[in-house]
């Protein structure tokens, strides 16, 4: 920096990623070289080999070889005595929280072999012993005895110097002291070896002294992990006097004396750990690490111990004990890879039983030299870093192949092929280094000195020395020949398509992907990244300002202690002087090397290596004196005291008052009272409630009373008295910084609760009863006990809140209120509100800060688990304080925004309710649906918004369904080839169930001669699909809703989502209009424009009309166009006029005029959007599926089934009626394969026949109403279902399965439960009429007119909608969210009778080796031996504490996908929620 909480936003906050690194591991793949690195685990056990020897110039002896003048000599080897080394080098990190390490000091408290320097020495004696020889024990290891012998082995004496003690005389200093000179006692040496070797010379050894160097020892200051759920620890402990011991100081050890010592600045305990230079990371500060390299420490199978030595308490030494392994003759012995290789084991995991001493270094030696698993090299491993290569140039037919495709092409891709080059590396051959310098040897010469050489030193010359290695490197040859993979491609994060799969298989670092079109799984093509590597896993740092010193916070996100007093601590007013601890500065020392940085250099470059240089810190000594600190002296502004006033529910104690409730007594009085939404339990005729009087008792104090007062907080309220704390104001007499904060500590601390004793009126947990309810352990009611009250004592917590610690100072205003001062202006101290700057994530805060600063304290670090477990402390108990982890999630949260929702609020509207009318729901039938049935009952539609819906019309067809029969380039389209032109078309026959086949008759092409057209046959591309997906789509449609809304541009406000505009005051049917306004405008909607209807005018009169004039049966005809009507153009209505209201507006109410009055009535017209709403079966269409079938065709059947349920209708139940007869009046339509008049036949449906009409002309073609008659309230002269018989019509066809007619039959039904629908006027209701579809088949649908009502107080309620506002834990948006028990599975964890194991401490017993001390033996010394005391490793016993594991059973917790029971929370969440 990014991703991730949300619908979106800002913030808080966690989780995750991108970077770098590694002693790494594992996966796929793998050409070369250089330089590095390589058991992180079992400090587990180890076979085998090697890793420390050397010296004959210290000593004696033995063996062998060579030479010999036979006398001997030379050389080599072996064991032993002796010297030096073995304490280095090499390994490991178990232990250790410590002077172990680091830095810096100190030793006047110390040692130091070999080495260097200086000066001095090396005199004189002695006795042994190994080897060896002999004897002997034992299996072995290993010894025993006797005898011989040497030394640079060992011992005595002398001398020197040194040391120690005691004296004496000087000098100096850091506290104990140091140092020079001098006197007395104790203590040394190899007359060695070699050089041809002589007493001289030289070399190497040797002794003592002084000094140096080197290496160590000790002490001190500072620093060095976690836990306080480890708070007290300590008897040699702390100190002293005196001893012992040590190289040296010291309780290091001992005897005695004193009672100290350490600790919240973290003692003690427990856990963990080698420390550092450095390494990794980081901008840095930091954080993590301590492999390799280097310094220090510790260890060497475990534990203890000493010896030797200059040095060890000793990795390849010794003794003892334990465990383990091996040998054994069972008596006893041997061993220690955490050296180099290597083996086993463990483990995710770490190499060769290699070469060489050539170089560097070490040991010994005079030297040659020997030894050296140190080291130098090689081998194995991409384990890491660095370098190189796998070819280069040209090359378009943009090849083949692959992949994708819109089928055109695109891409792989100049990539390949091809042509021309190069040869790094690899391979072959040839040449071929540096690392080698010495020492020594041979030769020559020089130097020093008095200086001989054979000595020492130096120079030159010569010969010679390489494990690596015939390696690096060079040259030649040779062929593009032998050399590319891994990961990723949804976002973060560079890189996309196809196929397969279908919440499967799988992926995943986080968010998340996968349920049939997956850029997220698998494969392929392509692309991106890195490259001999790549990605994964693990770990650390970073990002993380997510522990914040640099550099965070605490009103609401996690976080202020409930409040005060006060200890330690931290911080602290003004002035002067001084000091120099902090601070600043200079110089010096140190800061090892390597590393890092900078500048150079060497390997062809780089890695790597070399050279030079640089830092912080610490220490010492100077300097400065502002600030902080110390010291001294002063001041008064902070703080306190005094004096004078003042307000107050401040506290405690005692007394006292009235109102009210209850109870008791008495009187009056009678049937109810009480309680609730409504009731009941309860009280009451034994007299209640009510009322009056009197009394008892307890508790609380109305009005005043107030964001008024007081108090540190909790809290405090009648009145009076007493005692008492604090504040404020005024004054300026006194003190003179006395202050602020405050870990621990102490005190106070609501309510509830606890203990003891009182008290008890009212109220009231628990409890009982009554209700409510599905239940009701609740809400409501009636009762009612603890408690509430008092005294004393506990408890110590609250949403103890201003969710805001205390103190001080500063920083605009305005306005209330309380107390004081002042004559006033004003001022001081409190307590509220508004508000600027500032601040805040926002909300908000804003002199009473959440602003600007300082000081001190407390607290926070994701959610859950959990304020739980455990431990401890307190408490009588309840419980309180302190307070985790495992596990689990990717969020949890704050503020604000827009919606949605609310059994929130306000306003408004709608046949929404109300007021009415008519219905539905009951009956029969029609029709649709569900269900059931069936071979099939094709499919779709599903709350409103599916159900007389798609379907404006299923007997065949339709038809998609079922059974059966056929066809396969197909019923239909395009392309190709061949043939035919007697093809096509029309009519007829025709096996068959039918289609198909076949046959007959009639008719019988055009042409520019290419062909067109038509048919048949053939091949394949393809056709075809009412198969799937409406959740892949287009188009169309429904719905909210004809509701009044939905948005945009610019501007402004806000960090932002967003807001404003669109809100407000009015008004409207309307976001309609007006006014106002940080908004100004605009768009889609509203309205208007459109159609129709209502009035009038004009024009035009045929098929329309007829007033006047004739005429007729008849507007029939003449005539006319006035009227009706038709159909074109106009007019008209606009709150225009008047009055009232209103803001002088918009508008509204009333009136006039008018055919019509306030959008006149009706229609068309449907904003942004919602419902993954409906439709793949109207159509179109992606993808998938079928292809002799899911296509096509034919016959028959089915879609019409029928215990049942629902929707929509029709007809009714009758007298406002039925039946019969008579008589009127429409509108809008339709009509040629049609409507069909008049006439005739039939009871009728209808038939015969056909005038007229392609229509203002003809036809279809009216009913209710009205006038009469009859029926007389019945299952009827109501009602017509059902059924029988006989007919008619359409049609190939009427059985399944049509409609109509006549006669006969005459079912249910007497107005319909809960509930529910439509309708506000030419409406409902009622009456008929027409049309589409259609051969036929409406009670449906769409239209038309006739007759023609009732009611509307009004907006409380139901439903739906709109605007504003409010709350919200909802956003899939309340059909939301969400809590707890129970049941099931899994996981981690607490308790638990106990059980097992570990580490440590304490007490007691036993006690090896060993040091020291004592004793014995011995003539003494040296020496060895025996014995003993103390200490002590290991071992044993005991009682406790502690840690870990485990444990029947048990407790809660977490997670899971469905389950069970309820509905606690979120809205007034339906009883406000919470502590």
């Nucleotide at each position: 920096g990014a991703g991730u909480u949300u619908g979106a936003u800002c913030c808080u906050g966690g989780c995750u990623c991108a970077g770098a690194a590694u002693g790494a591991a594992g996966g796929g793949g793998g050409g070369c070289g250089g330089c590095g690195u390589g058991c992180c685990u079992a400090a587990u056990a180890c076979a085998u080999g090697c890793a420390a020897g050397u010296c004959g110039a210290a000593c004696g002896a033995g063996a062998g070889u060579c030479c010999u003048u036979c006398g001997g000599g030379a050389c080599u080897c072996u064991a032993g005595u002796g010297g030096c080394g073995a304490a280095c080098g090499g390994g490991u990190g178990a232990g250790u929280a410590a002077c172990a390490c680091a830095u810096g000091a100190a030793c006047a408290a110390c040692c130091u072999a070999c080495c260097c320097u200086g000066a001095c020495g090396a005199c004189u004696g002695g006795g042994a012993u190994a080897a060896c020889a002999g004897u002997u024990u034992g299996a072995a290891a290993a010894g025993a005895c006797u005898g011989c012998u040497a030394a640079u082995a060992c011992c005595g004496g002398a001398u020197a110097g040194g040391u120690a003690a005691c004296g004496g005389a000087g000098g100096g200093a850091c506290a104990u002291c140091c140092u020079u000179c001098u006197g007395u006692u104790a203590u040394u040496a190899a007359a060695g070896u070699u050089g041809g070797g002589a007493u001289a010379c030289a070399a190497c050894a040797c002794g003592a002294c002084a000094g140096g160097a080197u290496g160590g020892g000790u002490u001190c200051a500072u620093g060095u992990c976690g836990c306080a759920u480890u708070a007290g620890c300590u008897a040699g402990u702390u100190g002293g006097c005196g001893g012992g011991g040590u190289a040296a100081c010291g309780g290091c050890c001992c005897a005695c004396c004193a009672a100290g010592g350490c600790g919240a600045u973290g003692a003690u305990g427990c856990g963990u750990a080698g420390c550092c230079g450095a390494u990794c990371u980081g901008a840095g500060a930091g954080g993590a690490u301590g492999a390799a390299c280097g310094g220090c420490c510790a260890c060497a199978u475990u534990g203890g111990g000493a010896c030797u030595g200059a040095g060890a308490c000793a990795c390849g030494g010794c003794c003892c004990a334990g465990a383990c392994u091996c040998c054994u003759a069972c008596g006893g012995g041997a061993g220690g890879c955490a050296g180099c290789a290597g083996u086993a084991g463990g483990g995710a995991a770490u190499u060769u039983u290699c070469g060489g001493c050539a170089a560097u270094g070490g040991g010994c030696g005079g030297a040659a030299g020997c030894c050296u698993g140190a080291c130098c090299g090689a081998g194995c491993a991409a384990c890491g870093c660095c370098g190189c290569g796998u070819g280069a140039a040209c090359g378009a037919a943009g090849a083949c192949g692959g992949u994708c495709u819109u089928u055109g092409g695109a891409u792989u891709g100049u990539a390949a092929a091809g042509u021309u080059c190069u040869g790094u590396u690899a391979c072959g051959a040839g040449g071929g280094a540096a690392g080698a310098a010495c020492g020594g040897c041979a030769g020559u010469g020089a130097u020093a000195g008095g200086g001989a050489a054979u000595g020492a030193u130096c120079a030159c010359u010569g010969a010679g020395u390489g494990a690596c290695g015939g390696u690096a490197c060079c040259u030649c040859g040779c062929c593009a020949g032998a050399a590319a993979g891994c990961c990723a491609c949804g976002g973060c994060u560079a890189a996309c398509u196809a196929c397969g799969u279908g919440c499967c298989a799988g992926c995943a670092g986080c968010c998340g992907c996968g349920g049939u079109a997956a850029u997220a799984c698998g494969u392929a093509g392509g692309u991106g990244g890195c490259a001999a590597g790549c990605g994964u896993u693990a770990u650390c740092c970073g990002g993380a300002a997510u522990c914040a010193u640099u550099g965070g916070g605490c009103g609401u996100a996690a976080a202020g202690g409930g409040u005060g007093c006060g200890u330690a601590g931290g911080c602290g007013g003004c002035u002067u002087a001084u000091u120099a601890a902090g601070u600043c500065u200079g110089u010096a020392g140190u800061g090892a090397a390597a590393u890092c940085g900078u500048a150079g250099a060497g390997c062809u470059c780089a890695a790597c290596u070399c050279u030079a240089u640089c830092a912080a810190g610490c220490u010492a000594c100077g300097g400065a004196a502002a600030c902080u600190g110390g010291u001294a002296a002063g001041c008064u502004a902070g703080a306190g005291u005094g004096c004078g006033g003042u307000a107050g529910a401040g506290g405690c104690u005692a007394g006292u008052g009235g109102a009210a409730u209850u109870c008791c007594a008495u009187g009056u009085g009678u049937a109810g009272c009480g309680g609730u939404a409504a009731a009941a339990u309860g009280c009451g005729u034994a007299g209640a409630u009510a009322u009056a009087u009197g009394g008892a008792g307890g508790a609380a104090c109305a009005c005043c009373g107030g964001u008024g007062g007081c108090g540190a907080a909790g809290g405090c309220g009648g009145c009076u008295a007493g005692c008492u704390g604090g504040g404020c104001c005024g004054u300026a007499a006194c003190u003179g910084a006395c202050g602020c904060u405050g870990a621990g500590g102490c005190a106070c601390g609501a309510a509830a609760g606890c203990g003891u004793g009182g008290g008890g009126a009212g109220c009231a947990a628990a409890u009982a009863g009554g209700a409510u309810u599905a239940g009701a352990u609740a809400c409501c009611c009636u009762a009612g006990u603890a408690g509430u009250c008092c005294a004393c004592g506990c408890c110590g917590u609250a949403a103890a809140c201003g969710a805001u610690g205390a103190a001080u100072a500063c920083u605009a205003a305005g306005u209330g209120u309380u107390g004081g001062a002042g004559a006033a202006a004003u001022u001081c101290a409190g307590u509220g509100c508004u508000g600027c700057a500032g601040u805040u994530a926002a909300c908000g805060c804003a002199a009473u800060a959440a602003g600007u600063a300082u000081u001190c304290c407390g607290c926070c670090u994701g959610g859950g688990g959990a304020g739980u477990a455990u431990g401890c402390a307190c408490g009588c108990a309840a419980g309180u304080g302190u307070g985790a982890a495992a596990c689990u999630c990717a969020a949890a949260g704050g503020a604000a925004u827009u919606g949605a929702c609310g059994g929130g609020g306000a306003c408004c509207c709608g046949c929404a309710c109300a007021a009415g009318c008519a219905g539905c729901g009951g009956a029969g039938c029609a029709u649709g649906u569900g269900g059931u049935u069936u071979a099939a009952u094709u499919c779709g539609a599903a709350g409103c918004a599916a159900c007389g819906c798609g379907a404006a019309g299923a007997a065949c067809c339709u038809u998609a369904c079922c059974a059966g029969g056929g066809c396969u380039u197909g019923a239909c389209a395009u392309c190709c080839c061949u043939c035919u032109g007697a093809c096509c078309g029309g009519c007829c026959u025709g096996a068959u169930a039918a289609c198909g086949a076949a046959g007959g008759c009639c008719u019988u092409u055009c042409u520019u001669c290419g062909g067109a057209c038509a048919g048949a046959g053939g091949a394949g591309a393809c056709a075809g699909g009412u198969g799937g997906u409406g959740c892949a789509u287009g188009g169309u449609u429904g719905u909210c809703g004809u509701c009044a809304g939905c948005u945009c541009g610019u501007g402004u406000c806000g960090u932002g989502a967003g807001a404003u505009g669109u809100u407000g005051g009015g008004u409207u049917a309307a976001g309609u209009c007006c006014c106002g306004c940080a908004a100004c405008g605009a768009g889609c909607g509203c309205a208007a424009c459109c159609c129709u209807u209502g009035u009038c005018u004009u024009u035009a009169g045929u098929u329309g009309c007829c007033a006047u004039c004739a005429u007729u049966c008849a507007g029939u005809u003449g005539g006319g166009c006035a009227c009706u009507c038709u159909a074109a153009a106009g007019a008209g209505a606009c709150c225009g006029c008047c009055g009232g209201g209103g803001a002088c507006a918009a508008c509204u109410c009333g009136g006039a005029g008018g055919a019509a009055g306030g959008u006149g009535g009706g229609g068309a017209u449907g904003a942004c959007g919602u419902c993954a709403a409906a439709u793949c079966a109207u159509c179109a269409u992606g993808c998938c599926c079928c292809u002799u079938a899911u296509g096509u065709u034919c016959u028959g059947g089915g879609c019409u089934a029928c215990a049942c349920a629902c929707g929509u209708g029709c007809u009714a139940c009758a007298a406002u009626g039925g039946u019969c007869g008579g008589u009127a009046c429409a509108a809008a339509g339709a009509g040629c394969a049609g409507c069909a008049a008049g006439a005739c036949c039939g009871c009728g449906a209808g038939g015969u026949g056909g005038a007229g009409c392609a229509a203002a002309u003809c036809u279809c073609a009216a009913a209710a109403a009205c006038c009469g008659a009859u029926c007389c309230c019945a299952g009827u002269u109501c009602g017509g279902a059902u059924u029988g018989c006989a007919g008619g019509c359409u049609g190939c066809a009427a059985c399944u399965c049509g409609c109509c007619u006549g006669c006969a039959u005459g079912a249910a039904g007497u107005c319909g439960g809960a509930g529910u629908u439509g309708c506000u006027a030419g409406u409902a209701a009622u009456c008929g009429u027409g049309g589409a579809u259609c051969a036929g088949a409406a009670u449906g649908c769409c239209a038309c007119g006739g007759u023609g009502a009732a009611u509307g107080c009004g907006u409380u309620c139901c439903c739906g909608g709109g605007u504003c506002u409010u709350g919200u834990a909802c956003a899939c948006a309340c059909c939301g969210c969400c809590c707890g028990u129970c049941a099931c599975a899994c996981c981690a964890u607490g308790g638990a009778a106990g059980u097992u194991g570990g580490g440590g401490g304490c007490g007691c017993c036993c006690g090896a080796a060993g040091u020291u001390g004592g004793a014995c033996a011995g003539a003494a010394a040296a020496u060895a031996g025996u014995u003993u005391a103390c200490c002590u490793a290991a071992g044993g016993c005991g009682a406790a504490a502690u840690c870990a594991a485990u444990g029947a059973c048990u407790g809660g917790g977490g997670u899971g996908a469905a389950g069970u029971c309820g509905u606690a929370a979120c809205a007034a969440g339906g009883u406000a929620a919470c502590c």
Description
Small-subunit ribosomal RNA from an uncultured rumen bacterium, 1475 nucleotides, folded computationally.